Small-subunit ribosomal RNA, 5' domain from an uncultured bacterium, 516 nucleotides, folded computationally. The coordinates come from a structure-prediction model, not an experiment, and the mean pLDDT is 81.
[in-house]
Context: one part of a larger RNA
RNA sequence: AUGAAUGCUGGCGGCGUGCCUGAGAUAUGCAAGUCGAACGCGAUAGUUGCCGCAAGGUGUCUGUCAGUGGCGGACGGCUGAGUAAUACAUAGGAAUUUCCCCCUAGGUAAAGAAUAGCUCACCGAAAGGUGGGGUAAUACUUUAUGGUAUCUGACGUAAGUUGGAUUAAAGGGCUUAACUGCUUGCCAAGGGAUGAGCCUAUGGCCUAUCAGGUAGUUGGUAGGGUAACGGCCUACCAAGCCUAUGACGGGUAGCUGGCUUUAGAGAGUGGUCAGCCAGAGGGGUACUGAGACACGGACCCCACUCCUACGGGAGGCAGCAAUCAGGAAUAGUCGGCAAUGGGCGAAAGCCUGACCGCGCGACGCCGCGUGUGAGAUGAAGUUCUAAUCGAGCGUAAAUCACUGUGGUAGAGGAAGAAGUUCUCGGCGUAAGCCGGAAUUGACGGUACUCUACUAGAAAGGGGCCGCUAACUGCGUGCCAGAAGCGUCGGUAAUACGUGGGCCCCAAGCAUUAUCC
Numbered sequence: 001a002u003g004a005a006u007g008c009u010g011g012c013g014g015c016g017u018g019c020c021u022g023a024g025a026u027a028u029g030c031a032a033g034u035c036g037a038a039c040g041c042g043a044u045a046g047u048u049g050c051c052g053c054a055a056g057g058u059g060u061c062u063g064u065c066a067g068u069g070g071c072g073g074a075c076g077g078c079u080g081a082g083u084a085a086u087a088c089a090u091a092g093g094a095a096u097u098u099c100c101c102c103c104u105a106g107g108u109a110a111a112g113a114a115u116a117g118c119u120c121a122c123c124g125a126a127a128g129g130u131g132g133g134g135u136a137a138u139a140c141u142u143u144a145u146g147g148u149a150u151c152u153g154a155c156g157u158a159a160g161u162u163g164g165a166u167u168a169a170a171g172g173g174c175u176u177a178a179c180u181g182c183u184u185g186c187c188a189a190g191g192g193a194u195g196a197g198c199c200u201a202u203g204g205c206c207u208a209u210c211a212g213g214u215a216g217u218u219g220g221u222a223g224g225g226u227a228a229c230g231g232c233c234u235a236c237c238a239a240g241c242c243u244a245u246g247a248c249g250g251g252u253a254g255c256u257g258g259c260u261u262u263a264g265a266g267a268g269u270g271g272u273c274a275g276c277c278a279g280a281g282g283g284g285u286a287c288u289g290a291g292a293c294a295c296g297g298a299c300c301c302c303a304c305u306c307c308u309a310c311g312g313g314a315g316g317c318a319g320c321a322a323u324c325a326g327g328a329a330u331a332g333u334c335g336g337c338a339a340u341g342g343g344c345g346a347a348a349g350c351c352u353g354a355c356c357g358c359g360c361g362a363c364g365c366c367g368c369g370u371g372u373g374a375g376a377u378g379a380a381g382u383u384c385u386a387a388u389c390g391a392g393c394g395u396a397a398a399u400c401a402c403u404g405u406g407g408u409a410g411a412g413g414a415a416g417a418a419g420u421u422c423u424c425g426g427c428g429u430a431a432g433c434c435g436g437a438a439u440u441g442a443c444g445g446u447a448c449u450c451u452a453c454u455a456g457a458a459a460g461g462g463g464c465c466g467c468u469a470a471c472u473g474c475g476u477g478c479c480a481g482a483a484g485c486g487u488c489g490g491u492a493a494u495a496c497g498u499g500g501g502c503c504c505c506a507a508g509c510a511u512u513a514u515c516c
Base pairs, nucleotide, nucleotide: 001514002513004512005511006510007509008508011368012367013366014365015364016363017361018360019326024324025323026322028321029320030319033071034070035069038068039067042065043064044063045062046061048059049058050057051056078279079278080277088203089202090201091200092199093198096196097195101192102191103190104189106187107186108185109143110142111141112140118133119132120131121130122129123128149166150165151164152163153162154161155160171184172183173182174181205251206250207249212242213241214240217239218238219237220236221235222234223233224232254276255275256274257273258269259268260267261266281302282301283300284299285298304315305314306313307312332358334357335356336355340354341352342351343350344349371402372401373400374399381393382392383391384390406454407453408452409451410450411449412448416443419439420438421437422436424435425434426433427432460505461504462503463502464501465486466485467484471500472499473498474497475496481488482487
């Protein structure tokens, strides 16, 4: 010094911190959704208008439920199994890409076939599925145009000029009587920003009782592949390449900023926080996409668990809580989106176990308290003593005066709030700015402040032979026992047990473990 544990003890608060072991298995709930300003005469519950005697028909507006479509589920959160180099840190580099965002200057034309939802029928225990009918789009397909890009012909020394082939798009909202205007999307191009991929050098563990290792191996040519260079892959050719400056093998291990210690140099360590990497029951594979070879997506195999009508299906907490197990050992199946941040949305808003808070644990650090002043017949009691004198506990107590940190009761009561909404006002072409009104706090009636009462709730642990601060009586008698080392104990033990006294630290004190 510690992410500690154990023993004894324990008053309060603030800030931190809490499965180091089985990357063991998990009941239950929640942790990723959102958009009606993309779409449909979808389903359903209301609302209101018109026609109608009524039945009913046809519109308007609002919500909910699914479906198509878009964006996000590649972030955030968890863990450290693997990894000794496809990692990390530092410094460079060239052959790349980058959704959303910003800037610049353009475009946004024409047409078509389907499909889910729905409906009808059917199969299945379920999960789910099959067929017929019919419908929409910012879903899909085709065509046009061609800035750009690629290939290619001609001219040109070159820069470049010119011709051919291939290559885009999507609408929605508000407004207008209408034309239109505004706005937000979509497409392609150039630049920026951000993120990501790739290459090189240097650096950081143990082992030689591991000395040779390597055939896509090392290089070349051609081709393929990739966003991109490259044996990344394939064919052919050559025989290289690494290695005592430790290759190859074995063991161990996530790396770093940091943290602990220290005068420094070093040594140890990598928990919380931050950056990077890797993993999502074990192994593998790709799909979609700007981005994954994807924790709460898909497929296959394996192990395990569950449901089953035995035909077949479902699942993955190393997310937050929680349970069992393992272990010396580590917490609530809590509250809220008020703040910060994220996703979607024009916005209102919705979602958010990220996060903010509360709870539990003296686990750690820091702060405070358990009273203050006066008070001697130095009381009683107890311990020591030549046992009577006297000495210690000791101003300690009693008693008197006081204070109120704390406690109890009562009263007031936050900051954290920025925003958002409005048929409000002013300015402005507009975006918007200024003002007004309404409204938003989980924590929390908490912190804090004030008032009243109350010394009242609140001290222990270890040690006293030397190291090492602190000594005596009794008991025991190499016994019982102590012990970190030296050692102590066999009849006067300051070392064992116990009484009194004393010393150290203190809401802690010791012990154990580990590091310097």
Rfam family: Bacterial small subunit ribosomal RNA. Gene Ontology terms of the family: structural constituent of ribosome and ribosome. The RNAcentral record of the full RNA draws on ENA and SILVA.